This is a predicted structure of a 109-nucleotide RNA (SAM riboswitch aptamer (S box leader)) from Neomoorella thermoacetica. Of the family's consensus pairs, 97% are formed in the model. The source organism's lineage runs through Bacteria, Bacillati, Neomoorellales, Neomoorellaceae and Neomoorella. Its Rfam family is "SAM riboswitch aptamer (S box leader)". From the family's description: The SAM riboswitch is found upstream of a number of genes which code for proteins involved in methionine or cysteine biosynthesis in Gram-positive bacteria.
[in-house]
RNA sequence: CUCUUAUCGAGAGCUGGCGGAGGGACUGGCCCGAUGAAGCCCGGCAACCGGCCUCUUAGAACCCAGGUACGGUGCCAAUUCCUGCAGGAUUUCUCCUGGCAGAUGAGAG
Repeated sequence: CUCUUAUCGAGAGCUGGCGGAGGGACUGGCCCGAUGAAGCCCGGCAACCGGCCUCUUAGAACCCAGGUACGGUGCCAAUUCCUGCAGGAUUUCUCCUGGCAGAUGAGAG
């Protein structure tokens, strides 16, 4: 980088430290930001994978289910902030469904 698959409406910093102007993938919007952006550290959230425990069993092991948060990731404004393509409802406003794109985990090349 490509492919497969699952998830993406919940959760997480009232003033933490360093840092200094940008950030929310991209388009168009709309927002956040010197009452301090990105990034790093710390802190936290969650439970995808592994571990461990329970459940199970005559006993064990695997599977299923539940738990834990030890390890590997991930995440911590706004639904993936909305939207881009197609269809539907509606006079309009607007709403709904699917897809594309994207993000993350696990696996494969």